[in-house]
A computed fold for a 72-nucleotide RNA from a Minisyncoccota bacterium, annotated as transfer RNA. The source organism's lineage runs through Bacteria, Bacillati and Minisyncoccota. It matches the Rfam family "tRNA". Rfam classes the family as a transfer RNA.

RNA sequence: GCGCCCUUAGCUCAGUGGUAGAGCACUGCAUUCACAUUGCAGGUGUCGCAGGUUCAAAUCCUGCAGGGCGCA
Numbered sequence: 001g002c003g004c005c006c007u008u009a010g011c012u013c014a015g016u017g018g019u020a021g022a023g024c025a026c027u028g029c030a031u032u033c034a035c036a037u038u039g040c041a042g043g044u045g046u047c048g049c050a051g052g053u054u055c056a057a058a059u060c061c062u063g064c065a066g067g068g069c070g071c072a
Stems, first nucleotide, its partner, number of pairs: 001071007010024004018055001026042005048064005
C1' cells in the first nucleotide's frame, strides 16, 4: 500500500428498515441477628464520528477514526 472482518449498557453479546434488548455486574426494597442465597423493582445507551437515501436508519450507501486477520 491492497483486501476482508469488527465497533450497540460497566463487561460479553443479540438485534438485517417501524418503541434499542438479553445474560453477568450494579443500585434499592423484602427475607436474615448479620452475611450469603432467593424474590420484586430499576436501563444509567449521542448504537465509534460525519454525511447521504428513506415517511421512518443501530440496520442500506459513502467518507473518516480505532481494533483484528490476510497478502504484498

Record summary
RNAcentral holds the sequence, with entries from ENA and MGnify. Model confidence (mean pLDDT): 80 of 100.